[in-house]
């Protein structure tokens, strides 16, 4: 230099082939105990990497750019 594959919450992943973004751990607060953990219940958290396109409507589809990972030169 060239192909592929990824990039959603503080962290680990989902969102049925376009329809108003969610678990599960973290952490907070309550409930159970003498009292901790555990166990239960509740609550916080998102410019879906970024910038355009197409749609009535994008996390999903197209360019691009930036990161990460493979693979081939």
């Nucleotide at each position: 230099g060239g192909g592929c594959c990824c990039g959603u919450a503080g962290c680990u992943c989902a969102a049925u082939u376009g329809g108003c973004a969610g678990a599960g751990c973290c952490g907070c607060c309550g409930g159970c105990u003498c009292a901790u953990a555990a166990c239960c219940g509740g609550c916080u958290g998102g410019u879906u990497u970024c910038a355009g396109g197409u749609u009535c409507g994008a996390g999903u589809c197209c360019u691009g750019a930036c990161g990460g990972g493979c693979c081939c030169a």

Transfer RNA from a Chlorobiales bacterium, 73 nucleotides, folded computationally. Its Rfam family is "tRNA". The family's RNA type in Rfam is transfer RNA. NCBI's taxonomy places the organism under Bacteria, Pseudomonadati, Chlorobiota, Chlorobiia, Chlorobiales. The sequence was found in a public genome assembly.